Overview: A computed fold for a 140-nucleotide RNA from Chryseosolibacter histidini, annotated as SAM riboswitch aptamer (S box leader). Model confidence (mean pLDDT): 76 of 100. Rfam family: SAM riboswitch aptamer (S box leader). Rfam describes the family as follows. The SAM riboswitch is found upstream of a number of genes which code for proteins involved in methionine or cysteine biosynthesis in Gram-positive bacteria.

RNA sequence: UGCUUAUCCAGAAAGACCGAGGGAAUGGGCCCUGUGACGUCUUAGCAUCCUAUCUUAAGUCUCGGCUGAGCCGGGACGAGGUGUUGUGCUAACUCCCAUCUGCCUCCCGGCUUGGCCGGGAAAGUGGAAAAAGAUAAGUA
Numbered sequence: 001u002g003c004u005u006a007u008c009c010a011g012a013a014a015g016a017c018c019g020a021g022g023g024a025a026u027g028g029g030c031c032c033u034g035u036g037a038c039g040u041c042u043u044a045g046c047a048u049c050c051u052a053u054c055u056u057a058a059g060u061c062u063c064g065g066c067u068g069a070g071c072c073g074g075g076a077c078g079a080g081g082u083g084u085u086g087u088g089c090u091a092a093c094u095c096c097c098a099u100c101u102g103c104c105u106c107c108c109g110g111c112u113u114g115g116c117c118g119g120g121a122a123a124g125u126g127g128a129a130a131a132a133g134a135u136a137a138g139u140a
Base pairs, nucleotide, nucleotide: 001140002139003138004137005136006135007134008133013043014042015041016040017039021032022031023030026098027097028096029095044090045089046088047087048086051083052082053081054080055079056078059077060076061075062074063073064072065071066070094132099128100127101126102125103124105121106120107119108118109117110116111115
């Protein structure tokens, strides 16, 4: 760097420095920001991986013992706590939308005119995907 798989509505701070933009890319939105954003450093925290240890109700599997039904004990899975290692993260759903579709509203046409069917359009809302991105693991 590429590929594959999985996840992405949760969670998590402060100080110092810097000094104007930032929220990945395109477009449209909407937000953050001299009350100092973003970025760098330090410490802390959150999540997850590796690993050690402790605990473990119920459940599943398994082994052994006793035994009338069944009971007892050990181990593994699973779950939780503490510590260790690596990585990432600490505004807003990946901040929202781009494609498709349902609902609502409006317009047009038709019909068998309590209304129904078809087509189209803008915004909103719900759902589902795709692409891209981010992170982790594996692999080349």